[in-house]
This is a predicted structure of a 74-nucleotide RNA (transfer RNA) from a Microcaldota archaeon. Its Rfam family is "tRNA". RNAcentral holds the sequence, with entries from ENA. Its mean pLDDT, the model's own confidence on a scale to 100, is 82. The source organism's lineage runs through Archaea, Nanobdellati and Microcaldota.

C1' cells in the first nucleotide's frame, strides 16, 4: 500500500441481507425473601448505534468518504 470482517448501554452482543418504537444476558439501582450475605423473585434507570456527507416521508440498516480495531496478502 491492497483485500476481507468489525465499531450499538459499564461489559458481551442482537436487530442490518428484506429501511419503520434499538432486543437480550451480565453488571447497576430499588423492593421482596434472610438474623445478615449469597441465591432466587419482582420492578426500574441506562445507547439516537465511531465521525462527516448523500439517498429517502423515514437510515443502526442503503451509498460515498474518514477514523479506529482484527485478519490476510505484498
Nucleotide at each position: 500500500g491492497g483485500g476481507c470482517c468489525g465499531g450499538u448501554a459499564g461489559c458481551a452482543c442482537a436487530a442490518c441481507c428484506u429501511g419503520g418504537u434499538a432486543a437480550u444476558g451480565c453488571g447497576c439501582u430499588c423492593g421482596g425473601u434472610u438474623c445478615g450475605c449469597a441465591u432466587c423473585c419482582g420492578a426500574g434507570a441506562g445507547a439516537a448505534u465511531u465521525c462527516g456527507g448523500g439517498u429517502u416521508c423515514a437510515a443502526a440498516u442503503c451509498c460515498c468518504g474518514a477514523c479506529c480495531g482484527g485478519u490476510c496478502c505484498a